[in-house]
The part of an RNA shown here (large-subunit ribosomal RNA, domain II) has 710 nucleotides and comes from a Candidatus Woesearchaeota archaeon. The prediction has a mean pLDDT of 82. The source organism's lineage runs through Archaea, Nanobdellati and Candidatus Woesearchaeota. The sequence was found in a public genome assembly.
Context: one part of a larger RNA
RNA sequence: GCCAGGGAGUGUAUCUAUGUGGCGAGGAUAAUUCUUUUUGAAGCAUCCGCAGGGAAACCGAUUGUCCGCAGCUUGCAAGGGACGAGGUGUGAAAGCGCCUUUGGUCACAUGGAUACGACCCGAAACCGGUUGAUCUAUUCCUGGGCAGGGUGAAGCGAGGGUAAUACCUCGUGGAGGCCCGAAGAGGUGCUGUGAGCAAGCGUUCUUCUGACCUGGGAAUAGGGGUGAAAAGCCAAUCGAAACCGGUGAUAGCUGGUUCCUACCGAAUUUGGCCGUAGUCAAGCCUCAAAUGAGAUGGAUAAGAGGGUAGAGAUACUGAUCUCGGGUUUAGGGGGAGAAAUCCUUCGGCCCUUUGUCAAACUCCGAAUCUCUUAUCAUCGUAGACUUUGGGAGUCGGGGACGCGGGGUAAGCUUGCGUUCCGAGAGGGGAACAACCCAGACUUCAGUUAAGGUCCCUAAAUGUCAGUUAAGUGUUAACGGGUGAAAGGUGUCUCUGAUCGCAGACAGCUGGGAGGUUGGCUUAGAAGCAGCCACCCUUUAAAAAGUGCGUAACAGCUUACCAGUUGAGGUCGGAGGCCCUGAAAAUGGACAGGGCUAAACUGGCUACCGAUACUGAAGGCAACCGCAAGGUUUGUAUUAGGUAGGCGUAUUGCAAGGGCAGAAGCAUUCUUGUGAAAGGAUGUGGACCGUGUAAUAACGAGAAUCCUGGU
Repeated sequence: GCCAGGGAGUGUAUCUAUGUGGCGAGGAUAAUUCUUUUUGAAGCAUCCGCAGGGAAACCGAUUGUCCGCAGCUUGCAAGGGACGAGGUGUGAAAGCGCCUUUGGUCACAUGGAUACGACCCGAAACCGGUUGAUCUAUUCCUGGGCAGGGUGAAGCGAGGGUAAUACCUCGUGGAGGCCCGAAGAGGUGCUGUGAGCAAGCGUUCUUCUGACCUGGGAAUAGGGGUGAAAAGCCAAUCGAAACCGGUGAUAGCUGGUUCCUACCGAAUUUGGCCGUAGUCAAGCCUCAAAUGAGAUGGAUAAGAGGGUAGAGAUACUGAUCUCGGGUUUAGGGGGAGAAAUCCUUCGGCCCUUUGUCAAACUCCGAAUCUCUUAUCAUCGUAGACUUUGGGAGUCGGGGACGCGGGGUAAGCUUGCGUUCCGAGAGGGGAACAACCCAGACUUCAGUUAAGGUCCCUAAAUGUCAGUUAAGUGUUAACGGGUGAAAGGUGUCUCUGAUCGCAGACAGCUGGGAGGUUGGCUUAGAAGCAGCCACCCUUUAAAAAGUGCGUAACAGCUUACCAGUUGAGGUCGGAGGCCCUGAAAAUGGACAGGGCUAAACUGGCUACCGAUACUGAAGGCAACCGCAAGGUUUGUAUUAGGUAGGCGUAUUGCAAGGGCAGAAGCAUUCUUGUGAAAGGAUGUGGACCGUGUAAUAACGAGAAUCCUGGU
């Protein structure tokens, strides 16, 4: 792990609600006693009810009028509502509070509450009483043990040495919490080895005459001991031992809580609480009853509310750009002057012009929204809305979109509204709670949605017109990267200007001259270092020269002109697609294969595609109906509420089955929405169903569940 068996809302008391039954202005007895002995009777207590108000003293509720549902029939009207009246307390009174137009009580059953272990399992702890020092800590008593080797302290002796000591040398000697090392004691590394469950084994290592090791005996005990002190050790247990008891401690915490179906179906919000993992009240769900007519989330219209989005700027507050002007202008710079003071400039303040802004600005001002009314629509006498009562659960929410606050940002955080997930299956998105489509009673058939139609893979290798050459792309978006600024003589479209058959643009052929080497400067300056000027002539045209070049010339070339050729050229603007920009760690992702369309843009026509929609049949619920039957409707669902059932064990009563084969077990078939039930066959070999009533240690897959098996 698996299998079998066991395993969790129970009992008593009291309160409360509902159902059924008995009696009823009354109802019931308790202890106890008697008796036909488990039945019946008695039981004057007592309890609840029949009157309330008041702290108390004390006082103490006749009736009636109107409306009106069901019903009967046009005004009666049980129940119901309103008013009035009454009792009492208070008060001077007015008034106000409570009460009165009658229904209880007992038993049983069920829902809930409270007290108890209170659905089950689970602490860490606390307290009491006992048992432990055969482990270990320390101490005491009495015993035992430490191979061998090394070093060589003091002392002593001899010799040297001294005036004498001191001192030196040699020998002797055998000290030491000395050294190496076996036994003994310990336990450092290999983090070796280890099917040895709980400190083993191997090797290496530390110590080994000492504060050494060790046998036996004894002492100290749990808030206590002992401790060369680590909160170490006190029997594999120690920041307070173990065992038994209080004890089923408590746990707002975790886990688990066992059959079916039908109907409805939430909340994670507001307020309080040493409250934030909880709980109480409200809100939201459900069930029952009462009442008896309107209710509403929709549409249109009218009226009203408001100050957001936007917008605005002599309409305020505040910020800000610019031009001009004014000023008996704080202050700085400059100037004149002996000074007072004056001039000028910048600046300040005010006015004006231009331009720009605001959540805490508004002369303005939407859409949406909110309220009221009317009409329509939907729901409602088949009983809505509302009220009362019984039972809950919920108090951690989350995503998307829109609008806000915080944050550089976040699969971030905090709000409001709508919606979905939560509690929602199905189809699409490769896969994927909340993105798109769509709300699943059952079966069959068809049609569509989102999304798709080359293969995987159902359906177009569809059609028309374009674009792209980058494998760009083949991704609705999102997660799961994004693809910017800037740039492109890539290509397509639109558009403006201009030149052009009186010949454009490019190429090619030829010319490209003279005054002159312009003047100045300069060693030189001749088109071409630099400065100035930039005229005239011949011409088809040709600069006092566009760029190379020379020391300066020379030389080459350009502008410009002609010829040749023969039809478009040149310069801008805007847009589409594409390219560069473009970087991450194992080789890799359009899901993949692959595709030049099977990519992108714009049309069109088919088809595929869901539990959606339609058709047919059937079930259930609700409602109508005496019934047969019918119908618009409904029929996803967690927590939860309500209802009806299935099964197990035992008992009473009734009627039965069984050796011509009971229960159980195995296989198989049938019926029921289901829990389940029934039949057949085999096995088995003695008990077992059914109906009704009652009782309950009554249903298993989970609890690191318990016991056993494997």